[in-house]
Context: one part of a larger RNA
This record gives sequence, C1' cells and structure tokens, in this order.
RNA sequence: UUUGGCGUAAAGCGUCUGUAGGUGGCUUUUUAAGUCUGCCAUCAAAUCCCAGGGCUCAACCCUGUGCAGGAGGUGAAAACUACCAAGAUAGAGUACGGUAGGGGCAGAGGGAAUUUUCGGUGGAGCGGUGAAAUGCGUAGAGAUCGAAAAAAAUACCAACGGCGAAAGCACUCGUCUGGGCCGACACUGACACAGAGAGACGAAAGCUAAGGUAGCGAAUGGGAUUAGAUACCCCAUAGUCCUAGCCAUAAAUGAUGGAUACUAGGCGUUGUGCAUAUCGACCCGUGCAGUGCUGUAGCUAACGCGUUAAGUAUCCCGCCUGGGGAGUAUAUUCGCAAGGAUGAAACUC
Repeated sequence: UUUGGCGUAAAGCGUCUGUAGGUGGCUUUUUAAGUCUGCCAUCAAAUCCCAGGGCUCAACCCUGUGCAGGAGGUGAAAACUACCAAGAUAGAGUACGGUAGGGGCAGAGGGAAUUUUCGGUGGAGCGGUGAAAUGCGUAGAGAUCGAAAAAAAUACCAACGGCGAAAGCACUCGUCUGGGCCGACACUGACACAGAGAGACGAAAGCUAAGGUAGCGAAUGGGAUUAGAUACCCCAUAGUCCUAGCCAUAAAUGAUGGAUACUAGGCGUUGUGCAUAUCGACCCGUGCAGUGCUGUAGCUAACGCGUUAAGUAUCCCGCCUGGGGAGUAUAUUCGCAAGGAUGAAACUC
C1' cells in the first nucleotide's frame, strides 16, 4: 500500500459556496483511445521452470522445449467506458399561481420589572445567614402612594411547534431583502453530484478605538464571619450593551460528512394540495414537504439504529492505525496581543 474502519472503542473538517481533478440518467449514429481478440517481430547469453543426459550419488555441468507477462507493429470486433453528431424529458433549473415562518439588515413605537432621584403617608427596624456580623435606618430607612430619569431584557401566548448552512433567531409595527414548501405543468434540455487547494460566515470569552453602564458580575482588592476562610455575606472594578475593526475557537453534538435510489407498519404534529362532507367551518380519507414517538426485516460487540438508518447499494470529500510523551518541541504561516493553523521525535509502558 491492499485490506479494514469512523454514533458511544482511534477516527466526520463548526457550517456553507466553489476552482482543479473525480463520478455521472434515457434513445440513435460516428470513431476506435480504454476494452477484447488474431498475426508478425522482439525482450542477448547465463539464470528460472519442465523433459532428458554426463561426472560412482549430489552439488555441479551439458542438451532440448517452454508458460506467463511487458512494450512495439499490423489486422478484426463494437456490448460497456470514452469521443463525434442528433434527439427526448423522468434529474436539474427558469417563469407562473399560492403559502407558512422568532430567516436577515436598518428604523419607529410600547408596557411590566429593577435601580436611582424628588414629593406624600408612616414611625423602628430593614437587610443578610447554617448562625451572625460588616452594611442601611429617628439627619426618618424598610413598607406604601405619586412623579421623573436611565440602561438592559422582552412575562403570558410557548408546543416534543416554526425559520435558518451552521453559529443562531421571540414585545408590536411598517420599509428593504434571502431562502423554503405546495400546485399546475409553459420554457431550457443533463445545464447534475461531490469537492483537494481557495473564499465566506462562525456562540461565549478575549483584544483595539470611541461611547454607555439600570441590573447582574469574574480575576483581584477592601470589609465581615471563622481556630483558619484562598468560600458562602456586604462594597467596588473589567465585562455584559452600542458603533467600527480584530480574534476563529467550543461537549461548534444528532459526539452520526454530502448526494441519489431501494427496503413493513402504527400513533402524533407543522405547512400545503386533492377528494368527501356541509348553508359554512370542522370531522373522516388521501398526496407532497418537514418534525417527533414506537416498531418489522436487516444491521450492531452491546447499547441501540430502524423510509429523518447506524439497513441494502453507487459516487465524491474528510479523517483513523496502541497508551503516554503531545496537540508538546521545532519550522512555517496568520494575529495588536491572547493565541490559532499545520505538527514530529527521543524516551517510556
């Protein structure tokens, strides 16, 4: 390397777009590169294999024949792959008619709650804990009522529900805008799949600059508690928020790459169509697309998976090869930094 694997044992890139290369549906024609086949010449001798022979045997030596394979030339075949030309519509796409949605960007508006400030009522505690204390309070706290300001998050509806490639997305409204699904079948006519490199997006934390700071709140500092208290309690900061730009990682998980086809059912649910029904809306039946539960065959070491496969097959990509050393060292590259990416060996069990 072949073989074998990748839900949980090592192993699916965080996700998508896409270049090269790879693979590719139906019908007819051409060519003959791959493919298959005949012939010609060739692959020195020795060696090898086979059949004989010679050294007393053997090693060794001699004679003769030869398989398989390679590359070359020249004919023949045309099923498959490929090529040429033409065609079709089942894949794919466009247009048309509907439709659901927390999909995205920027903007406007709202109501609860919290904190603070001001004012009224009121008059002794509040707060916190295992128990306390620090803290706040007769200079009137906490409680309660009214007014104002600020920032952040959007109760109920809410679902095993929806949308998005993933990260993710939820108060209301309208503007701009991406994608999906269903229907009918008008158009294009294989335009497809996957994708090394490459590019784009990418939670939280972190970084730079300018703002903002209600609540929450690391690291750390201060105050308490305690025998001690690197904690629980009280106070404070960065951060959390916004704008612009970096960072590029997560148990980025379905621990399950993408596409296509096939292979029992049953029960929900979302979107939409048909049929039925009806005055109408439901109900009942059924198709397609999602999303769940259960389960047959089959698979699996088992757990479990099971038309949303981990079943049966094909194509393409990524990755794995004992534990530690180690995702370390070195080198390269990216980054303001923090660090990221690529990524060993000695040694040891």